[in-house]
Context: one part of a larger RNA
């Protein structure tokens, strides 16, 4: 010194109260563990694994099993030697891969030689044959390769503590010395933020600013958007909107407490006293995590721990957990009719309008980078009907018949009609989130991706309740204690 203490002081945090809505029970979707398998590949394991790597396992992925195959090898670099009708086609054998056959059969460079053309010294460009070389195949031997160990050898990124406010330096000074001092004290503040005091006087990292969005206004710019009449043309750019620039907030004015930093209140103002969001993570901690993103040290393997293929498997199912998702109803359900976003995406894409189909869907083909489509926004609102029944709640499970992709939907897809219609009538101890345009509720669109989302990441809509207060759990932050 540092860390710890059912020591004591001061202070935060959706810690705790306070309220709203979950999970915990129930089916099912997805992890995981355990089990079981030929094989259920690997790795992540308290907070800080578990809808995590996996932004989409039928084949591919594929790392796993069986089984068939292949060795200079699917891939880098280069060397020596043989082959040449050599790569392709085509035939068999086979599930493919892969062996085997062949009487079809190229291509690209250089050289020699011999033909005809323009030219006619030189040259140019074309066609035939021969030779070497590329490309190919045998062979050798250097390699290649390995999602094989090791993350306790490593780089690099990364999760947490923690968006917490703390961590350090020079030089002075103190102390034999670790080391202390600055960084404590009294204030304030979200902050080591600032102020006052002090053997301290100054620096950094790191808070804050800069950076992006949203909210006001001006100004620039006009193939959306407004108006002329409801479309087409046409007209203008006032408003709407897109996207540059720019204003604007700064405790600056008032009052008030206080020494001072600030604190409370007002006032103009689209907006206060860090406006809301985000992007940003200090010295460090856990010998965290990751050798399967990549790289890389060592070590192991090389007719196999490399490669290729068919097929299975990852999807198993007495259990247990964990993230969801749908209910268990009337503030609903069902049926008919009306109405309002946003923010994305689109050319071997996204598909109108019409036609067929109960319906997934098929046909059709116009548009299409503020212009056309994906698109219906839902919840809401009107108006019937149900009337407390496991039901007109719930929809799981299973039959039938179908559509789409896809070489292929048996293990293993999504999706539609008919039919069944299960458990479930608010869920023990516990335990999770969330302080506002949030929770809750409600649909939408995206990447992945041929096909698949109840997931992840955005985007609007409707829009609450509540917070006395810091004893009391937990996290953390500073002073002091021996």
């Nucleotide at each position: 010194u540092g860390g710890c203490g059912u020591g004591g002081g001061u202070c935060c945090g959706c810690a705790c109260a306070a309220g709203c809505g979950g999970c915990g029970g129930a089916g099912c979707g997805u992890g995981u563990g355990g089990u079981u398998c030929a094989a259920u590949c690997c790795g992540a394991u308290c907070c800080a694994g578990a809808a995590c790597g996996u932004a989409g396992a039928a084949c591919c992925u594929u790392a796993c099993c069986a089984g068939g195959g292949c060795u200079u090898g699917a891939c880098u670099u280069a060397u020596c030697g043989c082959c040449a009708g050599u790569a392709g086609g085509u035939c068999c054998c086979g599930a493919a891969a892969g062996g085997g056959g062949u009487g079809c059969g190229a291509c690209c460079g250089g050289c020699a030689u011999c033909c005809g053309c323009g030219a006619c010294a030189u040259c140019g460009g074309g066609g035939a044959u021969g030779c070497c070389g590329g490309c190919g195949g045998c062979g050798a031997g250097a390699c290649a390769g390995g999602u094989g160990c090791u993350g306790c050898a490593c780089g690099g990124c990364u999760a947490u503590c923690g968006u917490c406010a703390g961590c350090u330096c020079g030089u002075a000074c103190c102390g034999u010395g670790a080391g202390g001092c600055g960084u404590u004290g009294g204030g304030u503040c979200c902050a080591c933020u600032c102020c006052c005091a002090g053997a301290a006087c100054g620096g950094g990292c790191g808070a804050a600013a800069c950076c992006c969005u949203c909210g006001u206004c001006g100004u620039c710019a006009g193939u959306u958007g407004c108006c002329g009449a409801c479309a087409g043309u046409c007209g203008g750019c006032u408003c709407u909107c897109u996207g540059g620039c720019g204003a604007g907030a700064c405790u600056g004015c008032c009052c008030u407490c206080g020494a001072a930093a600030g604190g409370g209140g007002g006032a103009g103002g689209a907006a206060g006293g860090c406006g809301g969001g985000g992007a940003u993570g200090a010295c460090g901690u856990c010998u965290a995590g990751u050798u399967g993103g990549c790289g890389u040290g060592g070590c192991c393997u090389u007719g196999a721990u490399g490669c290729c293929c068919u097929g299975g498997g990852c999807c198993a199912c007495a259990c247990a957990c964990a993230c969801g998702c749908u209910a268990c109803a009337g503030u609903g359900g069902g049926c008919a009719g009306g109405a309002c976003a946003a923010a994305g995406g689109g050319c071997u894409g996204c598909c109108a309008a019409c036609c067929c189909g109960c319906g997934a869907g098929g046909g059709g083909g116009a548009g299409c980078u503020a212009u056309c489509c994906c698109a219906a926004a839902a919840a809401c609102c009107u108006g019937c009907c149900c009337g407390u029944g496991g039901u007109u709640c719930g929809g799981a499970u299973c039959g039938c018949a179908g559509u789409c992709u896809g070489c292929a939907a048996c293990c293993c897809g999504a999706c539609u009609g008919c039919g069944u219609g299960a458990a479930g009538c608010u869920g023990c101890a516990g335990u999770c989130g969330c302080u506002a345009g949030u929770a809750a509720c409600c649909g939408c669109c995206g990447g992945u991706c041929a096909g698949c989302a109840c997931a992840c990441g955005g985007c609007g809509g409707u829009g609450a309740a509540u917070a006395c207060g810091u004893u009391c759990u937990c996290g953390g932050a500073c002073c002091c204690c021996a």